[in-house]
Context: one part of a larger RNA
Molecule: large-subunit ribosomal RNA, domain II
Organism: bacterium
RNA sequence: GCCAACGAGUUUCUCUGCUUUCUUUGUUUAAGUCCCUACGGGACGUAAGCGAAGUGAAAGCGAGGGUUAAAAGCCCAUUUUUAGAAAGCGGAGAAGACCCGAAGCCAAGCGAGCUUGCCAUGAACAGGAUGAAGGUCGACGAAAGUCGACCGGAGGUCCGAACCCGUGAGCCGUGCAAUACUCUGGGAUGAUUUGUGGUAAGAAGAGAAAAACUAAACGAGCUUGGUAAUAGCUGGUUCUCCCCGAAAUAGCUUUAGGGCUAGCCUUUGCCAUUUUAUUUUCCGGAGGUAGAGCACUGGAAAGAAUAUCUUGGAGUUUCUCCAGGUACUCUUACCAAACUCCGAAUGCCGGAAAAUGUAGGCAGGGAGUAAGACUUCGAGGGCUAAGCUUCGAGGUCAUGAGGGAAACAGCCCAGAUCUUAAUCUAAGGUCCCUAAGCUGAACUAAGUGUUUUUAAGGAAGUGGGAUUCCUUUGAUAGUUAGGAGGUUAGCUUAGAAGCAGCUAUCCUUUAAAAAGUGCGUAACAGCUUACUAACUAAGGAGUCCCGCGCCGAAGAUAUACGGGGCUAAGUUCAGCACCGAAGAUAAGGCUGAGCGCUCAAUUUAUUGAGCGCUCGGGGUAGGGGAGCAUUCUUAGUGCUGUGAAGUCCACGAUGUGAGUCGGGAUGGAGCGCUAAGAAGAGAGAAUGUUGGC
Numbered sequence: 001g002c003c004a005a006c007g008a009g010u011u012u013c014u015c016u017g018c019u020u021u022c023u024u025u026g027u028u029u030a031a032g033u034c035c036c037u038a039c040g041g042g043a044c045g046u047a048a049g050c051g052a053a054g055u056g057a058a059a060g061c062g063a064g065g066g067u068u069a070a071a072a073g074c075c076c077a078u079u080u081u082u083a084g085a086a087a088g089c090g091g092a093g094a095a096g097a098c099c100c101g102a103a104g105c106c107a108a109g110c111g112a113g114c115u116u117g118c119c120a121u122g123a124a125c126a127g128g129a130u131g132a133a134g135g136u137c138g139a140c141g142a143a144a145g146u147c148g149a150c151c152g153g154a155g156g157u158c159c160g161a162a163c164c165c166g167u168g169a170g171c172c173g174u175g176c177a178a179u180a181c182u183c184u185g186g187g188a189u190g191a192u193u194u195g196u197g198g199u200a201a202g203a204a205g206a207g208a209a210a211a212a213c214u215a216a217a218c219g220a221g222c223u224u225g226g227u228a229a230u231a232g233c234u235g236g237u238u239c240u241c242c243c244c245g246a247a248a249u250a251g252c253u254u255u256a257g258g259g260c261u262a263g264c265c266u267u268u269g270c271c272a273u274u275u276u277a278u279u280u281u282c283c284g285g286a287g288g289u290a291g292a293g294c295a296c297u298g299g300a301a302a303g304a305a306u307a308u309c310u311u312g313g314a315g316u317u318u319c320u321c322c323a324g325g326u327a328c329u330c331u332u333a334c335c336a337a338a339c340u341c342c343g344a345a346u347g348c349c350g351g352a353a354a355a356u357g358u359a360g361g362c363a364g365g366g367a368g369u370a371a372g373a374c375u376u377c378g379a380g381g382g383c384u385a386a387g388c389u390u391c392g393a394g395g396u397c398a399u400g401a402g403g404g405a406a407a408c409a410g411c412c413c414a415g416a417u418c419u420u421a422a423u424c425u426a427a428g429g430u431c432c433c434u435a436a437g438c439u440g441a442a443c444u445a446a447g448u449g450u451u452u453u454u455a456a457g458g459a460a461g462u463g464g465g466a467u468u469c470c471u472u473u474g475a476u477a478g479u480u481a482g483g484a485g486g487u488u489a490g491c492u493u494a495g496a497a498g499c500a501g502c503u504a505u506c507c508u509u510u511a512a513a514a515a516g517u518g519c520g521u522a523a524c525a526g527c528u529u530a531c532u533a534a535c536u537a538a539g540g541a542g543u544c545c546c547g548c549g550c551c552g553a554a555g556a557u558a559u560a561c562g563g564g565g566c567u568a569a570g571u572u573c574a575g576c577a578c579c580g581a582a583g584a585u586a587a588g589g590c591u592g593a594g595c596g597c598u599c600a601a602u603u604u605a606u607u608g609a610g611c612g613c614u615c616g617g618g619g620u621a622g623g624g625g626a627g628c629a630u631u632c633u634u635a636g637u638g639c640u641g642u643g644a645a646g647u648c649c650a651c652g653a654u655g656u657g658a659g660u661c662g663g664g665a666u667g668g669a670g671c672g673c674u675a676a677g678a679a680g681a682g683a684g685a686a687u688g689u690u691g692g693c
Stems, first nucleotide, its partner, number of pairs: 001693006011095013026050003032044005054061002064076004098236002101233001105226006116200009125190001127159003130155001134151007163187003168183003202218001204214002239627006249262005263369002265366007276359001277356009291342001292340002297336003301332004306327004311323005372397010402413003417589004422585003428579003431564003437576007449566002457551002461548010478535005484508003489503003514529001518527002590617013628682001630679010646666004651662004
């Protein structure tokens, strides 16, 4: 991991609701007693419960009572179907209470053969080194003593085996080993090491103290018991079909991943059926948002007038002018969630009519939910960041399959009862992959694009439109020719001659020619432009707006529209076709609700069957209904060695399904059906339990 078996809402009591049955106008007996055919049945038993009267806090009063000053009002009763029992089912409470799961707490015992300390009695420590005290002899000294030599053999001394330890590294790390091995290392006469025996224990021991150790896991050992501890937490919770179908919100909460009440779901009964609900239209209302505005409150820009201030500058200095500040008024143009002289659309409330056709309300039983997500619009926070966060109004997902978006919960289209070689469409598409396409007009040349998105800025890209000017009295471009004189203007400068710089920028000859547009020279020179004429010949020069393109343009494996590819198979406009879904339609089947008709049965107002019409049948949590199968019991009735149960079969039939019936093989002794009843009553999951492979 797989297979098989086992494996989770049970039982008792009390309360409450529903269904069925029974009894009854009072009802039922409990314990207990007696009797019998004794795991049971019968009789007695009226203690007690519930009911028959309520109301009040109570005294109490009583078909009324309470409140109150009150005979007013209000609250609860009264005016009759009432009560009980049994069974089943739903729920609550008390219990282990659907099942498995702690770490823990307490009690009584068992442990010091591991380890810690202590006690008693024993044992062990190669070899080498150092050389304390003390002593002897000698020298010196009056002595104390000093010095030298020799003897001596101290030490938690030194080096280093055994022994004890475990520093660093390697190795091992399903190991040789639940701590080892190798190299290296520390102690090695001592607070040393060690044998045997003994002693101290669980809130206790022992501890050169690390909360270390107390039998391989000690901040409180182990075993058993209390014990099925508790678990607002995690996981799991077993057959089928049919009807309906949520929530992720509010308030409160030592509350925030839990609860209670409400909201939303379901189910039963009752009340409403020209009025309860929803929608549309009309009528009547309240309001201060969007927008707008500046009349208030504030902000903020320019100008003018007036008043005032002194600050700066200038001048003719009691003063004037220029620049400036502050306040108010006026003019012009603005801004505001906490501004409003104004002011919508929606939405909300009330009324009327119409449509839908009960969708509404009340009461009772049962829930689940109270972690929501994205998207569009309106806002707050944030950076007008986030697949961010918090609200409001819709939608979808959640609980929704199908088609489209290449793939893609939340986007677009559309809501799956079942069947079909059927038809029509939606979104989206129609060159091939891949179902289906053509026509007309225009644009783009960038593979732009065929994609959801791309800036500021830049450019004789190109198409369209508007407008100004020049133009056969010849434009624009091109070619040919001219482009001069005073003069090298003046100043400056070494020089400055059109062309370093400053100032001025005149006059003349002309068809025209600047005191010079650019290049150039040291300065000149030289080239060129403006300007003019001729030749040529028909358009030329600008500005603005719009369409489509260009640059700006950088990402991590490899080009990258889904791909191929495409000059349309791109973009814009117009038109007509077609494809395309579980949508709609067609035909048939099943089923729920409502209504109607027919028939049958009876308990006579219900049930069942059939037919017709109308509207339905996506669904998680969850509510409701109807069934299948398993084991056993009772009653009836059957099968079986001419083969029961069980097991196997891509076999046949049947039912919407759980399933059932038959056939074949195996097997070798019991097993069904009908009607009731009772449950150890359905397995795929729980790191489930046991067994097998």